RNA sequence: UGGUGGCCAAGUGGGAAGGCGUUGGUCUUGUAAACCAAACAUCAUGGGAUCAACCCCCGUCCA
Numbered sequence: 001u002g003g004u005g006g007c008c009a010a011g012u013g014g015g016a017a018g019g020c021g022u023u024g025g026u027c028u029u030g031u032a033a034a035c036c037a038a039a040c041a042u043c044a045u046g047g048g049a050u051c052a053a054c055c056c057c058c059g060u061c062c063a
Stems, first nucleotide, its partner, number of pairs: 001063003006020003014051001022038005044060005
């Protein structure tokens, strides 16, 4: 300094984006590509402050 879906990754107090991937469909002789749709997040973990935390404070774990 970082830890956020299977992977990558945004999000600096009030609605967890996006890409890749996966599944289904359209298309195709078939596959791929393209397009449409869907599923997938106890936000490392335990506390604290706050009406409210991925976000602020402290401890712990991991790199």